[in-house]
Molecule: c-di-GMP-I riboswitch aptamer
Organism: Ureibacillus sp.
Formats: sequence, structure tokens, C1' cells
RNA sequence: UUGCAAAAAAGGCAAACCAGUUGAAAAACUGGGACGCAAAGUUUCAGACCUGUCGUGAAGAUACACUAUGGUGGCUGGACCGCUCAA
Repeated sequence: UUGCAAAAAAGGCAAACCAGUUGAAAAACUGGGACGCAAAGUUUCAGACCUGUCGUGAAGAUACACUAUGGUGGCUGGACCGCUCAA
């Protein structure tokens, strides 16, 4: 220095839920709040999942099926950056 990963220390992030806002929705943001997280930091490159505006098909109502250009990094992998420091 790098990899892995204990103990400890300094810290960090923030699930569900609530309120407000945005959005067609999924969901996101802000504040509160902590389930947890050694990357629960960043990034859609790959896969997976969610939604279905627009669109396509079918249909004519108590509204179906397909579909990402939308979303999830706290789904997994990859890439990049980072704290501590034993074996």
C1' cells in the first nucleotide's frame, strides 16, 4: 500500500410510521422518527423487481392485456470514492 475482516474509537446514514410538497402512478424531496446498515457513500453498465403517463391491442364498463421513456443503489452484481486497523 492492497485484500479480507474482529475489537475499540471518531463519526456517518436513516427503515416503518406521521406531516407537508411534487408526480399519472411507482416513488421522490423536506421535517420529525430509528428498523437496521462496514459502504444503507456515488453511479442504471448488467440483471431483477415496481408503476403504466404516452402508445398498441381488445372492448364499450363495476375498465382488461402488453409496454419504460419513469422508478427502486435500503434487490443483486459491476465501476468509482471513503473511516479505523488486529490476525